The prediction has a mean pLDDT of 77. A computed fold for a 352-nucleotide RNA from an uncultured Actinomycetes bacterium, annotated as Bacterial RNase P class A. Its Rfam family is "Bacterial RNase P class A". Rfam links the family to the GO terms ribonuclease P activity, dimeric ribonuclease P complex and tRNA processing.
[in-house]
């Protein structure tokens, strides 16, 4: 200098004017008036995980079902976070992983291919043995490739039942052996642990898939602030009602809804009281923002980033602020985000 990796912070500033939600005190003609304080985010979002809080349910055990799934810690808890292990990717900084079990059992493995799981003879190889043909007195020899043998070679495939070599064989094959890889068991060492390292030993070999059923381990009541609590019109039920009011200043009188009845009275309505449940509504829940149709805004000016245009430059002109926005609260995760500031690290090249 160039190319990258991993983080942290910020995400608009100042002032004027006009407004909005909440609170406070003052003045008031009780209608209101002005003043002071305060008022969104890193994600307030998605509502994915967990908790607080509230109500309902709840003897104990089991079945069914769901969730989680390497280890150790942190946390109130979590499917979260931190540090590690293992596997994979990158030259590297670093990144990614729903990462228990495939000898408990069952299932599946597209296409291609002869054959896809205690496999498979398409080509090839062999044809020792048996068969057929020929030769030979005979032992036997030659030929055919009919039975058959063969998983070494070719070919298909993501995957073909360890690899290399020697022996062996009719041809072959862990058939035998040596080494290597891998698997199981035991011992020792390091680590809290996942796991890692070393040695001995065994049979010679075991495919993949559990984001297929399943098995194992741990764990799990339901609904959610429209939770829920309180007050309580109207409504319903019961009881009571001319002791009140008008005509008028007083007494007397008279009148005071509707229906039925001769009347007494009964029913409906009205008024009052009491009670039931809790509809409309209100208060709380509810907060150092706290609404309940939901405030947190608009506009102007000035600079500063950014972008565009003119210009050789100095400079000038224009444009103009990312995602978004509380609704019971908290801890996380995920997703969106223009621009700016800043720390650490890696690789390549050059110079000293």
């Nucleotide at each position: 200098u160039g190319a990258g990796c991993c983080g942290a912070c910020u995400g608009g500033g100042u002032g004027g004017c006009c407004g909005c939600g909440g609170g406070g005190a003052u003045c008031u003609u009780c209608g209101g008036a002005g003043c002071c304080c305060u008022g969104a985010g890193g994600a307030a979002g998605g509502u994915c995980g967990g908790g607080a809080c509230u109500c309902c349910a709840u003897a104990g055990a089991g079945c069914a079902g769901g969730a989680u799934g390497c280890u150790c810690g942190c946390u109130a808890a979590c499917g979260g976070c931190g540090a590690g292990u293992c596997g994979g990717g990158g030259u590297g900084a670093c990144c990614c992983g729903c990462a228990g079990g495939a000898c408990a059992g069952u299932g599946c493995c597209a296409c291609a291919g002869a054959g896809a799981a205690c496999a498979g003879a398409c080509c090839g190889c062999c044809g020792a043995u048996g068969g057929c043909a020929g030769g030979g007195c005979a032992a036997c020899c030659u030929g055919c490739a009919c039975a058959g043998g063969u998983g070494a070679g070719g070919g298909u495939g993501a995957a073909a039942c360890g690899g290399u070599g020697c022996g062996g064989u009719a041809a072959g094959a862990g058939c035998g052996c040596a080494c290597c890889a891998g698997c199981g068991g035991c011992u020792c060492c390091g680590g809290u642990g996942a796991c890692g390292g070393a040695g001995c030993u065994g049979g010679c070999u075991a495919g993949g898939u559990a984001a297929a059923c399943c098995c194992c381990a741990u764990u799990c009541g339901g609904a959610g602030c429209a939770a829920g609590a309180c007050c309580a019109a109207g409504u319903c039920a019961g009881c009571a009602g001319g002791u009140g009011g008008g005509c008028u200043g007083c007494u007397c009188g008279u009148c005071c809804g509707c229906u039925g009845g001769a009347a007494a009275c009964a029913g409906c309505a009205c008024u009052g009281c009491u009670g039931a449940g809790g509809u409309g509504g209100g208060u709380c829940g509810c907060a150092u923002a706290g609404a309940u149709g939901g405030a947190u805004g608009g506009u102007c000016a000035c600079a500063c980033a950014g972008c565009c245009c003119c210009g050789a430059a100095a400079g000038g002109g224009g444009u103009g602020g990312a995602c978004a926005g509380a609704a019971u609260c908290c801890c996380g995760c995920c997703u969106a985000u223009a621009g700016g500031u800043u720390g650490g690290c890696u690789c390549a090249c050059c110079g000293u």
The model forms 97% of the base pairs in the Rfam consensus.